The RNA shown here (small-subunit ribosomal RNA) has 1515 nucleotides and comes from an uncultured prokaryote.
């Protein structure tokens, strides 16, 4: 500091996810040691139990226990203080501790105010402490009750109460001065007068007074009292600013605002009352509602900020709930009272207790948080003069890996690289110097000894000093000595003592991310933060080796921050990605030309104060380091005061004129509004003429029409729109605006001048206008036309198409408030090349069909610049400035629910559950279009000839079967593998057999090989039997082959062609596929390959940011057409001769044809137009051939997961007395039935008879067969010749003559019966052929489809592979030999450009709504049940203050009477209660819609012109 993740691939936008670092954590699996720390986040649930607040005898009457001492009748009694229950008094108990339940406020927090205040214990100065008095606890006695507790009499103290005196000072009235003030007061000073006070203890001494041992008064000394004073601490109380979320909370408020007056408070205040006025708060967000103790701080980020708000520290609240007051300096009181209320426990049932949010513990609750522990030594607290007591405050210990921070589970050496695991290609490789051995060490834990610091006091006891005092008693203070105090703690540390001995786990390993193989599994089990793995060769499940990270830990998992610039202050955005309000006017804000003086409020600096301590952060110490403590320092970015600066910008104040606006001439114009008017056309209506149709449409129907349509003329009615002109012309803010006219009216622009003088620009809400449908009320209706009716189409068509047709469309009035209301671009100002067109005005001059030139529109191209691209570009999406408005993944949802507004339709404003891991953009390349333009091809057309129909071969598919063995399944599977199943093949089926095996190799025995015969059997086979001893040798043995046995092992046509080589189809012999440089683009890519020609071609030529190349095309091979050359045997035979009936049959010939070797020929090479002078094209000449001369081989980068594991090869699973081998016999040949593919046919262009001719390619010795002969004939017998240019195999079609006369025939030949032939171990099942008889279907084939473009098609025959025999198959081979091509509109396929695209598995594509199932949150819903809450009422505990003499009363006062307690009354008010709203949460028959889900049903609406373009808005 990024990263994965939307696509085929890119660049944006976007959202989701990781990596970090952090927790009071929690679970999982593991655990050795210490040190600092942390520890109920949930029940502000309820608690048993024990402790958490006391003290003081030096304030008091006293004396229950106990100590001591003394008596003693042993029962107890007296005393005393070194002691003290209980009581009266006095502090204290208001601190310490706990919790966050309430609280959105002056509650926090910061900063100020109190001239509006208190303040106990403390400290400082002052002034006092005099004199009376009556009670009542305790205490006896009597009682009342179960207990709590309590009633009466009677005694009695005091620092308790209570009265007088005294008042320097306090307070209160008055009156008068001085100072200071913020003009409210406030302070001092004097003067008068009135009201208020107090307690006493201990210790010491006897100088004075009294008794007099010694003590009392008295004196001193401490320690309190009282009253002032300043002082510090504490508190209260006020005000600036700061401090969540919700406007789907918009209004709230009557003691409310405020004045006057009494009254309350320490102390201001509607704090309370009583009158008076009618105010106050509030979009700068009041009231409600939600949720929440608040800060230093902590997490976390560079930081700005987000979250949080345990531990520690400050402030607030609260102590079972809810109310109250007492007493106090302080409380409305956590361990106090009183009152309801709810809950607990105890009762004799009458009545009582009670409050752990103290420490510990229980129970519940929950994922989840500790000992009913030690001690006051140490800090700190209350009381006391002190000793000292009390302190679950606090110190320390248990418990917990909850954090953090140390340690340490050894080290060194050590290869046979051990044994084992694992993995393998078998040959090693890794665990691995790891161990094992050897050496050394001794932390930590174990054993034993030693041992700090934490303690300084205080107090007592002494000695010295000072001070009070009379004083050598005594006391306060200061300094030494003595003496005493440790929970922890078997501390911490140190030293000794043995042994490597006791001390490692977890996660992970597909990519982010660091780490990889094996087995098992088989969309299962199972993983997953996220993209995503798993369907049979998983680095993604489970295990095992093996490595990676971390480490006494590792993970998971909740929540927070970061990454996130993804709420953007810093630091982002709206043309299309989510965003610009449909337009205006304008209020409130927000901004605002120029310049002059002021001010100093924003702003900028200095200075003071205050930002608590701890924290962090620097920078020293102290624990062996570190955590951790602990000194200084910074820093706390604020706040507050005060001093200065005046440029800016507020303000006030003069002026100004460039902005805004007025006036004055002019100018365009579909601006708006109302009255009137034109004239074409439709339709209607009347009338003429005048006949059968008209209309419609892809084709037609419904309609219309012989009762006169349509056509046409004339005339008349009516409604609505305005043609040319007319233009990316013009107006208007938008909507929107067209025929002529007249009347009102708004606004813009030109020019030149004058005026005012900042008057401006924006605009939350707020208000006008706002297309088209819609809505109301009344009119109007020609045309067009939702609904709607018919017609047609359709699988269906509730659509498109066609006849008709209400609403509506038009007018008035009135509502509605929407649109893809679009330039998907808010206004308003500047500023930033240019070029060309138009519009409407001014100027200017050589006055022209011009040119310049300046302004205000309105287009189009394009410079810098932006932009993700697209594209903008002076009309900005450029570069700033101002204001306003919106958006924050997708889906739910522009919905629910409320609110406001409409008559309704509806509009606006507007979420959340849930659910996805994308959704979107711009552009690229591909494919695809029932998009376009070129162009090809037997692709159509043009012709031939066939198939589909018959009957037959074959094949497939179905069915059958024990098997009907497998494979191939549009095109590119079906005469295909199979160039040939009777057996064999054979791979299927039944039976019978074998089991190291039919087949390979290695060991071991043994034997040559191998061969006769019988018998059993169906045969393999098995039992017995005959013959036979072989080759080679270096004499050792060796090569083959047969048989037995051994265990590795063969064997497998078994599986997976979707693990795979090799080979083949197909696209296609289509022209096209790519590479380097370089350019050009953010980038996928592009460009080169595109254009313009042109070709059979990416074939060539020009052009060109491209230049080259490459495979591919074409050429080079092969063959066939001419001609040579060179060689003639087996071919050949002109010319010479021979010779036959005849034949190259002879002798010869090398000339021709052939034959097979090499050469030559054809190159657009010559030539004439045309092209651009080019490539090429066209016609000509020559030529056997001409424009690649036919024809074959030859198949670019890819595609189809195509074909084939059954040719063959091979991983990986499978079976091994079988899924192998072997044998017989079946079956692959089956047969309602369906498709491909062929053969004969259907006849006269034929059929049949007779006669007659001419090939080629090729095969032949396990062979191909001649003459002959024999049979009707298949064939036979028999061989001549032939290992081939020698001999065989060897032609039909044709052509000539007859017949036949269109018939199911003399066509056709199926079928079936007989009867042979021929191959073969065998022709049943299941071969071909013959001959005799039989003689089926069929008279040219629907719908659809197939081949062919010249030596082809169509016919004719013929050969070969295979093969024992079996082609109608297939692959050659010649022979006879057509017809058509205007042409590229359609079908098929193909290339190239371009175009749209929501597709990329790429249209066999993607997608959309209903309904059916299942599940899942959520709206409504009679209602029902809770929770808060307004409002009126009604009740009214304790309590307070207030009246009141019914009633009792010590002080004072004694006559009254004050004052006080009970008693009653009254206000006020908690619970409560009662009626009626609001809020809001749960539930709730049923209902709406929405998400999600396997491959459900209907259809195809959208993405191509998606086949009616499509889409907003509307009914």
């Nucleotide at each position: 500091a990024g990263a994965g993740u939307u696509u085929g691939a890119u660049c944006c936008u976007g959202g989701c996810u990781c990596a970090g670092a952090a927790c009071g954590a929690a679970c999982g699996c593991u655990g050795g040691c210490g040190g600092c720390g942390u520890g109920c986040u949930u029940a502000a649930g309820a608690c048993a139990u024990g402790c958490a607040a006391g003290u003081c005898g030096a304030a008091c009457g006293g004396u229950a226990a106990g100590g001591c001492a003394c008596c003693u009748u042993c029962g107890g009694g007296u005393g005393u203080a070194c002691a003290c229950g209980a009581g009266u008094g006095g502090c204290g108990c208001a601190c310490g501790g706990g919790u966050g339940a309430g609280u959105a406020a002056c509650g926090c927090g910061u900063g100020g105010g109190u001239a509006a205040u208190c303040u106990g214990c403390c400290c400082u100065c002052g002034g006092g402490u005099c004199u009376g008095g009556g009670a009542c606890a305790a205490c006896u006695c009597c009682g009342g009750g179960a207990a709590a507790c309590u009633g009466g009499a009677g005694c009695u103290a005091a620092u308790a109460c209570c009265g007088g005196a005294u008042g320097a000072g306090c307070c209160c009235a008055c009156g008068a001065g001085c100072u200071c003030g913020u003009c409210a007061g406030a302070g001092c000073u004097c003067g008068c007068g009135g009201a208020a006070a107090a307690a006493g203890a201990u210790g010491g001494c006897c100088u004075c007074u009294c008794c007099u041992u010694g003590g009392a008064a008295g004196c001193u000394a401490u320690c309190g009292c009282c009253u002032g004073u300043u002082g510090a601490u504490g508190a209260g109380c006020c005000c600036g600013c700061g401090u969540c979320c919700c406007a789907u909370u918009a209004g709230c408020u009557u003691g409310u605002u405020g004045g006057u007056g009494a009254g309350g408070u320490a102390a201001c205040g509607g704090c309370c009352c009583a009158c008076c006025a009618a105010g106050g708060c509030u979009u700068c967000g009041a009231u409600g509602g939600g949720u929440a103790g608040c800060u230093g701080g902590u997490c976390u980020g560079a930081g700005a900020g987000g979250a949080u708000g345990a531990u520690c520290a400050g402030c607030c609240a609260c102590a079972c709930u809810g109310g109250a007051a007492c007493u106090g300096a302080g409380a409305c009181a956590c361990g106090g009272u009183c009152c309801a209320g709810a809950c607990u426990c105890c009762u004799a049932c009458g009545g009582g207790a009670g409050g752990c949010a103290g420490c510990a513990g229980u129970c519940g609750g929950g994922a989840a948080u500790u000992u009913u522990g030690g001690g006051c030594a140490a800090u700190g607290g209350g009381c006391g003069a002190a000793a000292g007591c009390c302190u679950g405050a606090c110190c320390c210990a248990g418990c917990a890996a909850c954090g953090c921070c140390g340690c340490g589970u050894g080290a060194g050496g050590g290869a046979u690289g051990a044994a084992g695991g694992c993995c393998u290609u078998c040959g090693g490789g890794u665990c691995g110097u790891a161990a094992a051995c050897c050496u050394c060490u001794g932390u930590c834990a174990g054993g034993a000894g030693g041992g700090a610091a934490g303690a300084a006091a205080a107090g007592c006891a002494u000695u010295g000093g000072u001070u009070c005092a009379a004083a050598u008693a005594g006391g306060u203070c200061c300094a030494g000595u003595g003496u005493u105090u440790g929970a922890c703690g078997g501390u911490a540390c140190c030293u000794c003592c043995a042994c490597a001995g006791g001390a490692a786990g977890c996660a992970c390993c597909g990519g982010c991310u660091a780490a990889c193989u094996c087995c098992g599994u088989g969309c299962c089990a199972g993983c997953a933060g996220c993209c995503g793995c798993g369907g049979u060769a998983a680095u993604a499940c489970g295990g095992a080796g093996g490595g990676u990270g971390c480490a006494a830990g590792c993970g998971u998992u909740a929540a927070u921050c970061g990454g996130a610039a993804u709420u953007a202050c810093u630091g982002g955005g709206c043309g299309u990605a989510a965003a610009g309000c449909g337009c205006g006017c304008g209020u409130a804000g927000g901004u605002g030309g120029u310049u002059u003086g002021g001010u100093c409020a924003g702003u900028c600096g200095g200075a003071u104060g205050u930002g608590a301590a701890a924290g962090c952060c620097c920078u020293g110490g102290g624990c062996u380091c570190a955590a951790c403590c602990u000194g200084g320092g910074a820093a706390c970015u604020g706040c507050a005061u005060u001093c200065g600066a005046u440029a800016c910008u507020g303000c006030c104040u003069g002026a100004c004129u460039a902005g805004a606006g007025u006036g004055u001439g002019g100018u365009a114009g579909a601006g708006g509004g109302a009255a009137g008017u034109g004239g074409a056309a439709u339709u209607c209506c009347g009338g003429g003429u005048g006949u059968a149709g008209c209309g419609g449409u892809g084709a037609a129907a419904u309609g219309c029409g012989u009762a006169g349509a349509u056509a046409u003329c004339c005339g008349g009615a009516g409604g609505a729109a305005c043609a040319c002109c007319a233009g990316u012309g013009g107006c208007g803010a938008a909507g929107g605006c067209g025929g002529c006219u007249u009347c009102c009216u708004g606004g813009a622009c030109c020019a030149a001048c004058a005026c005012u003088g900042a008057c401006a620009c924006u605009g939350a809400g707020g208000u006008g206008c706002g297309a088209a449908a819609g809505c109301g009320u009344g009119g109007g209706g020609a045309g067009c036309g939702a609904a709607c009716a018919g017609g047609a189409u359709u699988a269906g068509a509730u659509a498109c198409c066609c006849u008709g047709g209400u609403a509506g469309u038009c007018c008035a009035c009135g509502c509605c408030g929407u649109a893809a209301a679009c330039g998907a671009u808010g206004a308003g100002a500047a500023c930033u090349a240019g070029a060309u067109g138009u519009u409407g005005g001014g100027g200017g001059c050589a006055u022209g069909u011009c040119c310049c030139u300046u302004u205000a529109g309105u287009g189009u191209c394009g410079a810098a610049g932006c932009u993700a691209a697209c594209g903008c570009g002076u009309u900005a999406a450029g570069u700033u400035c101002u204001c306003c408005g919106c958006a924050u993944g997708g889906g739910g949802a522009g919905u629910a629910c409320g609110g406001c507004c409409g008559c309704a339709a509806g509009g606006u404003u507007a979420a959340a559950a849930c659910u996805c891991a994308a959704a979107u953009g711009a552009a690229u390349u591909g494919a695809c279009g029932g998009g376009g333009g070129c162009c090809c091809g037997c692709a159509c057309a043009a012709g031939c000839g066939g198939u589909g129909g018959a009957g037959c071969a074959u094949g497939u598919g179905g069915u059958u079967u024990a098997a009907u063995u497998c494979g191939a399944u549009g095109c590119a599977a079906c005469g295909c593998g199979a160039a040939a199943a009777a057996c064999c093949u054979u791979a299927c089926c039944u039976a019978c057999u074998c089991u190291u095996g039919a087949c390979a190799g290695c060991c071991u025995c043994g034997g040559a090989a191998c061969u006769u015969g019988u018998c059993a059997g169906a045969a393999a086979u098995g039992a017995c039997u005959u013959g036979g001893u072989g080759c080679c040798u270096u004499c050792g043995g060796g090569a083959g082959c047969c048989g037995a046995g051994u265990g590795a092992c063969a064997g497998g046509u078994g599986c997976u062609g979707c693990a795979u080589g090799g080979c083949u189809g197909u696209c296609g012999u289509c022209a096209g596929c790519u590479c380097g440089u370089g350019u050009c683009g953010u980038g996928a890519g592009a460009u080169g390959u595109u254009g313009g020609g042109u070709u059979a071609a990416g074939u060539c030529c020009c052009g060109u940011a491209a230049c080259g190349a490459g495979c591919g095309c074409a050429a080079c091979c092969c063959u066939c057409a001419u001609c040579u050359u060179u060689a003639g045997u087996u071919g050949c035979c002109a010319g010479c001769g021979c010779g036959u009936a005849a034949u190259g049959g002879c002798g010869g010939g090398a000339a021709c044809u052939c034959u097979a070797a090499g050469g030559a020929g054809a190159c657009u090479g010559c030539u004439g137009g045309u092209g651009a002078u080019a490539a090429a094209c066209c016609g000509g000449a020559g030529g056997a051939a001409g424009g690649u001369g036919g024809g074959g081989a030859c198949g670019a980068c890819g595609u189809c997961a195509a074909g084939u594991c059954a040719u063959c090869a091979u991983g990986g699973c499978c079976c091994u007395u079988a899924u192998g081998a072997g044998u017989a016999g079946g079956g692959c040949u089956a047969c309602a039935c369906a498709c491909g593919u062929g053969c004969u046919a259907c006849a006269a262009u034929g059929g049949g008879a007779u006669g007659u001719a001419c090939a080629a390619c090729g095969g032949g010795u396990c062979g191909c067969a001649a003459u002959a002969c024999g049979g009707c004939a298949a064939c036979g017998u028999g061989g001549a010749g032939c290992u081939a240019a020698u001999c065989c195999c060897c032609a039909a079609a044709a052509c000539a003559u007859c017949u036949c006369g269109u018939a199911g025939u003399c066509c056709g030949g199926a079928u079936u019966g007989g009867a042979g032939u021929c191959u073969g171990c065998a022709a049943c099942u299941c071969g071909a052929c013959u001959c005799c008889a039989u003689g089926a279907a069929g008279u040219c084939g629907g719908a659809a489809u197939c081949g062919c473009u010249a030596g082809u098609a169509a016919u004719c025959g013929u050969g070969a592979a295979u093969c024992a025999g079996a082609a109608u198959g297939u692959c050659g081979c010649g022979g006879u030999g057509a017809a058509u091509a205007c042409g590229u509109u359609c079908c098929c396929g193909g290339g190239c450009c371009u175009u749209g695209u929501a597709c990329a598995c790429a249209c066999c594509g993607c997608c959309c709504g209903u309904c059916a199932c299942a599940c899942c949150a959520u709206g409504g819903g009679a209602g029902u049940g809770g929770a808060u809450u307004g409002c009126a009422c009604c009740a009214g505990a304790a309590g307070u203050a207030g009246g009141u003499u019914g009633c009792c009363u010590a002080a004072c006062c004694u006559u009254c009477g004050a004052g006080g307690a009970c008693g009653u009354u009254c206000a006020c008010c908690a619970c409560g209660g009662u009626g009626u709203g609001g809020u809001u949460c749960a539930u709730g028959a049923c209902u709406g819609g929405g998400g999600u889900g396997a491959a459900g049903u209907c259809g195809u609406a959208a993405c191509a012109a998606g086949g009616u373009a499509a889409c907003c808005g509307u009914a």

The sequence is in RNAcentral, with records from ENA. It matches the Rfam family "Bacterial small subunit ribosomal RNA".